[in-house]
RNA sequence: GCGUCCGUAGCUCAGCCCGGUAGAGCACUCGGCUUUUAACCGAUUGGUCCUAGGUUCAAAUCCUAGCGGACGCACCA
Numbered sequence: 001g002c003g004u005c006c007g008u009a010g011c012u013c014a015g016c017c018c019g020g021u022a023g024a025g026c027a028c029u030c031g032g033c034u035u036u037u038a039a040c041c042g043a044u045u046g047g048u049c050c051u052a053g054g055u056u057c058a059a060a061u062c063c064u065a066g067c068g069g070a071c072g073c074a075c076c077a
Stems, first nucleotide, its partner, number of pairs: 001073007010026004020057001029043004050066005
C1' cells in the first nucleotide's frame, strides 16, 4: 500500500441481512430474604449506536468518505 472483519449501556454482546418504540446478561443503586456476608428474588438507573455527510416520511440498520482496532496479502532499498 491492498483486501476482509469489527466499533451499540461501566463490562461481554444481540439487534444490521429484510429501515418503523434501542435491548439482554453481568455490574452499580434501592428494596425483599438472611443473625451477618454470600447466594437468591424484585425494582430502578445507565446510550454522541466511532465521526461526518448522503438517501428517506422515518437510519444503529442502506450508501459515501474518514477515524480506531484485529487478521490476511504485498513491499522491504